About this RNA
A computed fold for a 74-nucleotide RNA from Streptomyces hiroshimensis, annotated as transfer RNA.
RNA sequence: GCGCCGCUAGCUCAGUUGGUUAGAGCGGCUGACUCUUAAUCAGCAGGUCCGGGGUUCGAGUCCCUGGUGGCGCA
Numbered sequence: 001g002c003g004c005c006g007c008u009a010g011c012u013c014a015g016u017u018g019g020u021u022a023g024a025g026c027g028g029c030u031g032a033c034u035c036u037u038a039a040u041c042a043g044c045a046g047g048u049c050c051g052g053g054g055u056u057c058g059a060g061u062c063c064c065u066g067g068u069g070g071c072g073c074a
Base pairs, nucleotide, nucleotide: 001073002072003071004070005069006068007067010026011025012024013023019057028044029043030042031041032040050066051065052064053063054062
C1' cells in the first nucleotide's frame, strides 16, 4: 500500500432480503425471602446502534467517506 471481517447497554453478544416498541445473558439498583450474607424470585434503570454525509415515506440494516480493532497478501 491492497483485500476481508468487526464496531449496538458497564461487559459478552443477537438483531432473520429496510418497517411499526432496539433486545438477551452477565453486571448494577430496589423489594421479597433469610438471624445475616449468598442463592432464588419479582421489579426498575441504563444505548439517539463508532463519527459525518447520502438514498428512502422510513436506516442498527443500503451507498460514500473518515476513525478504530483484528486477520491475510505484498
It matches the Rfam family "tRNA". Taxonomically the source falls in Streptomyces (Bacteria, Bacillati, Actinomycetota, Actinomycetes).